The part of an RNA shown here (small-subunit ribosomal RNA, 5' domain) has 517 nucleotides and comes from an uncultured bacterium. RNAcentral holds the full RNA, with entries from Greengenes. Model confidence (mean pLDDT): 83 of 100.
Context: one part of a larger RNA
RNA sequence: GGACGAACGCUGGCGGCGUGCCUAACACAUGCAAGUCGAACGGAGUUAUUAUCUUAAUUCUUCGGAAAGCGGAUUUUAACUUAGUGGCGGACGGGUGAGUAACGCGUGAGCAACCUGCCCUUCGGAGGGGGACAACAGUUGGAAACGACUGCUAAUACCGCAUGACAUACACUUGAGGCAUCUCUCGUGUAUCAAAGAUUUAUCGCCGAAGGAUGGGCUCGCGUCUGAUUAGCUAGUUGGUGGGGUAACGGCCUACCAAGGCGACGAUCAGUAGCCGGACUGAGAGGUUGAACGGCCACAUUGGGACUGAGAUACGGCCCAGACUCCUACGGGAGGCAGCAGUGGGGAAUAUUGGGCAAUGGGGGCAACCCUGACCCAGCAACGCCGCGUGAAGGAAGAAGGCUUUCGGGUUGUAAACUUCUUUGACGAGGGACGAAUAAUGACGGUACCUCGAAAACAAGCCACGGCUAACUACGUGCCAGCAGCCGCGGUAAUACGUAGGUGGCAAGCGUUGUCC
Numbered sequence: 001g002g003a004c005g006a007a008c009g010c011u012g013g014c015g016g017c018g019u020g021c022c023u024a025a026c027a028c029a030u031g032c033a034a035g036u037c038g039a040a041c042g043g044a045g046u047u048a049u050u051a052u053c054u055u056a057a058u059u060c061u062u063c064g065g066a067a068a069g070c071g072g073a074u075u076u077u078a079a080c081u082u083a084g085u086g087g088c089g090g091a092c093g094g095g096u097g098a099g100u101a102a103c104g105c106g107u108g109a110g111c112a113a114c115c116u117g118c119c120c121u122u123c124g125g126a127g128g129g130g131g132a133c134a135a136c137a138g139u140u141g142g143a144a145a146c147g148a149c150u151g152c153u154a155a156u157a158c159c160g161c162a163u164g165a166c167a168u169a170c171a172c173u174u175g176a177g178g179c180a181u182c183u184c185u186c187g188u189g190u191a192u193c194a195a196a197g198a199u200u201u202a203u204c205g206c207c208g209a210a211g212g213a214u215g216g217g218c219u220c221g222c223g224u225c226u227g228a229u230u231a232g233c234u235a236g237u238u239g240g241u242g243g244g245g246u247a248a249c250g251g252c253c254u255a256c257c258a259a260g261g262c263g264a265c266g267a268u269c270a271g272u273a274g275c276c277g278g279a280c281u282g283a284g285a286g287g288u289u290g291a292a293c294g295g296c297c298a299c300a301u302u303g304g305g306a307c308u309g310a311g312a313u314a315c316g317g318c319c320c321a322g323a324c325u326c327c328u329a330c331g332g333g334a335g336g337c338a339g340c341a342g343u344g345g346g347g348a349a350u351a352u353u354g355g356g357c358a359a360u361g362g363g364g365g366c367a368a369c370c371c372u373g374a375c376c377c378a379g380c381a382a383c384g385c386c387g388c389g390u391g392a393a394g395g396a397a398g399a400a401g402g403c404u405u406u407c408g409g410g411u412u413g414u415a416a417a418c419u420u421c422u423u424u425g426a427c428g429a430g431g432g433a434c435g436a437a438u439a440a441u442g443a444c445g446g447u448a449c450c451u452c453g454a455a456a457a458c459a460a461g462c463c464a465c466g467g468c469u470a471a472c473u474a475c476g477u478g479c480c481a482g483c484a485g486c487c488g489c490g491g492u493a494a495u496a497c498g499u500a501g502g503u504g505g506c507a508a509g510c511g512u513u514g515u516c517c
Stems, first nucleotide, its partner, number of pairs: 001517004006513005013388006019381002021346001026344003030341003035088003040085002043082006051074004058067003095299003104224008114216002119212007127161001129159002136151006167192006175184003197204002225271003232262003237259008274296004278289004301322005324335004352378001354377003360374001361372004391421004401412004425458001427453005435444001461506005466487003472501005482489002
C1' cells in the first nucleotide's frame, strides 16, 4: 500500500447493486416452511332438481269435499365439499460445518462386477376369478394421547389361475472376440414369473421386454496440514477355500486353512481441519484463505436400529436408549428451528414474528387449480463497492469579527455580504410503465421514469500538522497533566501535552483496533 461477512470512536444528504450470528452443532414461546389427486374407490354432507306419499296455516265450498301448499319421508339427476382406503410426492428444494486427514475432496481412468421412479424411442400384451381391511354402524377402555371387540362394504388396495419372451435359471448347440476370471452370439428343450382401470370418448393410465437419457453405486493411479519430545502397528488383522449377503465386486459377514499385511518414501499415535471451483495479495514464483455464488461430502437434540421405497438407513417419518422441556386425573403421554421470521443466552458484533405466488423453478392433477418462508420483492444496517449532491459566475471598502503582531501591519480572504444565474438530489402537484409469455393474471408499485412548481432554498465532517510524512503560530501546563507506530516529546520561551487560530489530507465518510498478503 491492498483486502475484510469486520468491530469501536466521532460524524452522517440521496440513489443503485450486493452483503449481514465469524461466538453457544446453546436452549427455544408463537406462526408459517409438503402437499396434491373425487378423471382410482366406497361412504358422508350441502345446494339445486324429478317423481310419489304425508301435511300446518290459507282460499273456495253444495259442508261431502276440492285447490294450492311451508315442512317431513322415500326417490331421480346435476354441481360442490370432503374424514378414510388408494396413487404420486414427502430421498428434491432449504439449513449448518459438529464430525471427518478419508477414495472425503480434486483430477484422470475403469466396472468382462452394478442399479436407475418419473422422461424419450421401439416391440408385444391387458383373459377370467377370489377373499379381505379402513371408512361406516354398534358395544366398550382411557383424564388425555390413543385404542379394543363385533358386524357390513368398494377400488388403479391385496391374492391365486390362464397366457407368455428378445427375461431369468439349467442342459445341449453354432460362430466370434477379449483384459485372468471370461464376454457376445445362432438354434433347441425344460422350468418360473404379468397386467387396471378412469373418463366430458379427446385422451390419460396399466403389464412385460429392448434401447436411450438422467441420476447414482463401486474400484484404481496421482495430489491433499503439523508433530519423531509419537517407532513400531495389526487378529477379520493379510491371503486362500466353501458358504451367506448385496443392485454389484470385496473379510462385507461366517466356518476352516495358511501366517501373513503396513512402516524411516514416516506406519501407528496425537493435534488441527469439511474439500474444491474460486477469493485476497504479489511483477511473478509464491503466501494466506474457503463468507456470499456454484459442485461434492457429512450432519439434523446425543447414541443405536431397521422399515417403506426406484431411491433413505430419511431435518419438519418410525422404533429403542440417554439428557432436557412440557401436559397429567400420577395410571400415562407429548416434543426436537444447524428451514423462514422471532425469543432468551453467549458476544466487540450481525436484520422483519413483513408482502406475493405476478415472474423463474419444484410437487400433485387430464385440466381448472392447489401447495411452495424455494424464489421474487419490500423493511432494517454507511457493512461494502459504485455514482451524485451539499451550488455556479462575478464580487476589494481587501468590511466586521477571530487569530497574530516588531503596533506599521499580516492572515482568515473572493472567503462573506452584495449582484446575476441554475435546480441534480430531497420536497409539493399531475401523468405513469417494462417486467406478461396476454383471453385473463403485477407482490414490487402509484415504484422507476416523465412533466410542472417553489426557493440557494433541506444536506460536512473526520484525522493530522517534530522526523519518517503533506501541513505552524499563540496561549495554558511545567518530567505534572499528558502524548507515542518507531525514534522519542514534557523539568518556565514545548511547531511533539491541552486549547485556539491557521494549514494539510481524505470526504459521507474519517480515524483506531484486529487479521492476511
Its Rfam family is "Bacterial small subunit ribosomal RNA". Gene Ontology terms of the family: ribosome and structural constituent of ribosome.